[in-house]
Model confidence (mean pLDDT): 83 of 100. The part of an RNA shown here (small-subunit ribosomal RNA, 5' domain) has 492 nucleotides and comes from Chthonomonas calidirosea.
Context: one part of a larger RNA
């Protein structure tokens, strides 16, 4: 000198764009943040022009694994870059092929009875489905097996023709041509796994390791594999730093620097990890699941003491901690997401507004004229000099400000705009509403007077102050920046 998610002191006019718990991954009152479908199903209720319409608790489907938040853990099951899977999976979406036949038994809500303070639960009879089950068919798929062709990367891969066993389905609606269902092949996107290389400190950590290293059989997984298990062998890693300890999410990037490098990882994007702490599985295409389930623990709440309930590292907000970090706002109008045939519903994602000079950028606080130069103030060698064209005064302008009027684009698509009566435009008024902060011994631009008297104080370094202090305090003047200016902290 530059930079900052900054803080503190003094000061503070406006706008645009950004940005705002770095500390306690501390605890949380309250509201909202994930629903939707009646064109899957029965039932109940309300209305009725008796045509029907609407609403909903429940069964069922899809979604809730996305989006949003945080960085505790993690030094490698992570990340980055580059390869590989002949060892893999994939709901919704796209392309293609084939199919959907015949039956059956339940059950929730509701009703009745009962238990309980509540949360909730038990029993009974009865009803439905795109819920569940059985059988049929088998284009196809899968397993076993036979033959042939082609290819490769070691285990092998692809294709064709036979044989045997196994294996599917669901209907609804009306606008009458669509939406769904089942099996298979391919695609897209997504995910899983493997390998190589790279990126912290510490040797005052030198040896570490028994599922450890490898093999065989088996299990498990979508899939390879000590992933797990039985047996067998005795291996595997290490000064090219194993093992241990400390610290830490990684990257794109950001800051600085001429560069090399150093430091860093807020906001935005990608990946990983977490959801009071620890563990576990269920459902599902996908989770070992923030606003799902079970168990344990800690904490908190309700209770009739028998028993229950909860999880803001979602958006606001509260308490605490701290030098320190915002509104319990508006809207789904746009973008995007979920459901739905659609209308539409939901969406604290998102779009906006509010607060904060926290940062960057822009604008303003007036312009021109105006004296050998008012007054006041400061100083003086008392002549003067400085403040100073500064003011007054004259003329002008209206960015801002205030008042009145008009008024968007953003909306495609007929309608529909939170922002917003906002931006912007027009008219009027009137210099009117708007300047501070630090410094002035040298480094370093800028000097005098008074007060103080090694006191009070200053200070980044050198150093000032003990009676004329350009270094302390005040005043006048000056210098530098300017809606900011200084100080502190951190990095280069």
């Nucleotide at each position: 000198g530059g930079a900052c998610g900054a803080a503190c002191g003094c000061u503070g006019g406006c706008g645009g764009c950004g940005u705002g718990c770095c500390u306690a991954a501390a605890a949380c009152a309250u509201g909202c943040a994930a629903g939707u479908c009646g064109a899957a199903c029965g039932a109940g209720a309300a209305c009725u022009u008796c045509g029907g319409u609407u609403c909903u608790a429940g069964u069922g489907g899809c979604g809730a694994a996305c989006g949003g938040c945080g960085g505790a853990g993690u030094a490698a099951u992570a990340c980055a870059u580059g390869a590989g899977c002949a060892a893999u999976u994939u709901g919704c979406c796209c392309g293609g092929a084939a199919g959907a036949c015949g039956g059956g038994g339940a059950u929730a809500u509701a009703c009745a009875g009962c238990c309980g303070a509540a949360a909730g639960g038990c029993u009974g009879g009865g009803c439905a489905a795109u819920a569940c089950c059985c059988g049929a068919u088998g284009u196809g798929g899968c397993u076993u097996u036979a033959u042939c062709u082609c290819g490769g990367c070691a285990u092998c891969g692809a294709g064709a023709u036979g044989a045997a066993a196994c294996u599917a389905a669901a209907c609804a609606g009306u606008u009458u041509u669509u939406u769904g269902c089942u099996u298979c092949c391919g695609g897209a996107g997504a995910a899983g796994c493997u390998c190589a290389u790279g990126g912290c400190c510490u040797a005052u950590c030198a040896g570490c390791u028994a599922g450890u290293u490898g093999g065989u059989g088996g299990g498990g997984u979508a899939a390879u594999g000590g992933c797990c298990u039985a047996c067998c062998a005795a291996g595997g890693c290490g000064a090219c730093g194993a093992c241990g300890g400390g610290u830490a999410g990684g990257g794109g990037g950001u800051c600085u620097a001429a560069g090399a490098g150093g430091a860093u990882g807020a906001u935005c994007c990608c990946c990983c990890c977490g959801a009071g702490u620890g563990g576990g599985a269920c459902u599902g295409a996908g989770a070992c699941a923030c606003g799902g389930c079970c168990c344990a623990c800690a904490c908190a709440c309700c209770u009739a003491c028998g028993g229950g309930u909860g999880g803001c590292a979602g958006c606001a907000g509260u308490u605490a901690g701290g030098a320190a970090u915002c509104u319990u706002g508006c809207c789904c109008a746009a973008u995007g997401g979920a459901g739905g045939a659609a209308a539409c519903u939901c969406u604290g994602a998102g779009g906006c507004a509010g607060c904060g000079a926290c940062g960057c950028c822009g604008c303003g606080u007036g312009g021109a004229g105006g004296a050998c130069g008012a007054a006041g103030g400061a100083u003086c060698u008392a002549g003067g000099u400085c403040u100073g064209u500064a003011a007054a005064c004259u003329c002008c302008u209206u960015u801002u400000u205030c008042a009145g009027g008009g008024a968007a684009a953003g909306a495609c698509u007929u309608a529909g705009g939170a922002c917003g009566g906002u931006a912007c435009c027009c008219u009027g008024a009137g210099a009117a509403u708007a300047a501070g902060c630090a410094c002035c011994g040298g480094c370093u631009a800028a000097c005098u007077a008074c007060g103080u008297g090694c006191c009070a104080g200053c200070a980044g370094c050198c150093g000032c102050g003990g009676u004329a202090a350009g270094a302390c305090g005040u005043a006048g003047g000056g210098u530098g920046c300017a809606a900011g200016c200084g100080u502190u902290g951190u990095c280069c």